[in-house]
Predicted 3D model of RNase P RNA and transfer RNA as a complex of 464 nucleotides. Rfam match: Bacterial RNase P class A. Its family is annotated with dimeric ribonuclease P complex, tRNA processing and ribonuclease P activity in the Gene Ontology. From the family's description: Ribonuclease P (RNase P) is a ubiquitous endoribonuclease, found in archaea, bacteria and eukarya as well as chloroplasts and mitochondria. By type it is a ribozyme.
């Protein structure tokens, strides 16, 4: 400079007006309520002031707190996860590292436990054979026999050998030489590869690395049933606590039912002195809590390679409830197009300046937290790699 | 907030690993008729809702997004 890689961070800004929610104070109200008549709540209004959406608040894919079912038990079944070692409240995440792929490289992807030595299933088409020691089209090869020739041969046709060659396929069961042989094969050997066993060194560990046996060559598919290891009680802030207002009861079933919304055990509460269920009728559609100070946010110092974790200081950072955080103007910012100047060029461009036009994302809390995914006009900056080019 | 289903020609649907995705209707051409309709012969029309990953091979099997559509309290 040009391609490319990987991480932070920001996602409008000022003024005016007019509005919106909530907090606190004041003031007002023939306003509720309680009352020991001193006052105290609690509604509205009005004024001053603080505060008033996001990196994803989104999807709701995980994972927790938190609540209430019995402080939640024991089996079976069933859903998740699955390389290793850390982090964490946890976890399908986050960090270091193994080992495989991809990249010239910086990076970078991996759902990556187990496939003779537990079982079972699966493989279409093609092909001689497609899963077990399984198969024989063509081809080599040995024997016999018939004709041709008659010198070794050539043809066809039985029967044997053989996976080395050729073909099929997504995959055919090691690979190169050599030796062996009627041709041939790990049929022997030597290297190489793989996989088994048993050892040594380094590692916490996945795992790498050494060298020795054993011809052992034994394929893939578990995001196919399955085996192993480990987790996992359900429900969900409409959890659950409180207050107010209102209503009427009948009919049927009926020994059990219910916590337990998978089943069974086990326990515990209700009943049978009719609990329950169903239907039909009646009645409410309101408030307060929980509710926002929290695994918060920001800085320093310590520890660790990180991810984080300890501890100091410092700060308060939305709380609606049909659901508020907004509108309009006006001026700046940023982006894109054209169009007109001006530097500069290797004439392809690049940069600046003026005008003018359009555009200014994705998207809004609703118990709260950690993640992951997935959207997003544009911009801002660190590190790296690789190519060129100057000095 | 929980649970769950569904997306395949122009419609409505089968296909739940294996040849180049089928049926029915609907469409187009041709024949039959004097003309239509029926009826006969052909004949077109598919990214399997999007994108990825396992798999020799995915409509199908696993995640992610998107759109629709039920049930509960």
């Nucleotide at each position: 400079c040009a391609a490319g890689u990987u991480g932070a961070c920001c996602g409008g800004g000022u003024g005016a007006u007019c509005g919106c929610g909530u907090g606190u104070u004041a003031u007002c109200g023939c306003g509720g309520g309680c009352u020991a008549u001193g006052g105290c709540u609690c509604c509205g209004a009005u004024a001053a002031u603080g505060c008033g959406a996001g990196g994803a608040a989104a999807g709701u894919c995980c994972g927790c707190g938190c609540u209430c079912c019995a402080g939640a038990g024991g089996g079976c079944a069933c859903g998740g996860u699955g390389c290793u070692g850390g982090c964490u409240a946890a976890c399908a995440g986050c960090c270091a590292g193994a080992c495989g792929g991809g990249g010239c490289g910086a990076c970078u992807c991996g759902g990556u436990g187990g496939a003779a030595u537990a079982g079972u299933g699966c493989a279409a088409c093609a092909g001689a054979g497609a899963g077990g020691c399984g198969u024989a089209u063509u081809g080599c090869c040995c024997c016999g026999g018939u004709c041709c020739a008659g010198a070794u041969g050539g043809a066809c046709c039985a029967g044997g050998g053989u996976g080395a060659g050729g073909g099929u396929g997504a995959a055919a069961c090691g690979g190169u030489g050599c030796g062996g042989u009627a041709a041939g094969a790990g049929c022997g050997c030597a290297c190489c590869g793989g996989c088994g066993c048993a050892g040594g060194u380094g590692g916490u560990g996945a795992c790498a690395c050494c060298g020795g046996c054993g011809g052992c060559c034994a394929g893939g598919c578990a995001a196919a049933c399955c085996c192993c290891a480990c987790c996992g009680g359900g429900a969900g802030c409409a959890a659950g606590a409180c207050c107010a207002a209102g209503c009427a009861g009948g009919a049927a079933c009926g020994a059990g039912g219910g916590g337990c919304g998978g089943c069974c055990c086990g326990u515990c509460c209700c009943a049978u002195u009719a609990a329950g269920u169903u239907c039909c009728g009646g009645g409410u559609a309101g408030g307060u809590u929980g509710c926002u100070a929290g695994a918060g946010g920001c800085g320093g110092c310590g520890c660790g390679u990180a991810a984080g974790u300890g501890u100091c200081g410092u700060u308060c950072c939305a709380g609606a409830u049909a659901g508020a955080u907004g509108a309009u103007c006006a001026c700046c910012g940023c982006c894109u197009g054209c169009c007109g100047g001006g530097a500069u060029u290797u004439c392809g461009g690049u940069u600046c300046c003026g005008a003018c036009a359009g555009g200014u994302a994705c998207a809004g809390a609703a118990c709260g937290c950690g993640g992951c995914u997935u959207a997003c006009a544009g911009g801002u900056u660190g590190g790296c790699u690789u190519g060129a080019g100057u000095c | 907030g929980u649970g769950g289903c569904u997306g395949u020609g122009g419609u409505g649907c089968a296909g739940u690993g294996g040849u180049u995705a089928g049926c029915a209707u609907g469409c187009c051409u041709g024949a039959c008729u004097g003309u239509g309709g029926a009826u006969c012969a052909g004949g077109a029309g598919g990214u399997c809702g999007a994108g990825g990953g396992u798999u020799c091979a995915a409509a199908u099997c696993c995640g992610u997004c998107c759109a629709g559509c039920c049930a509960c309290c």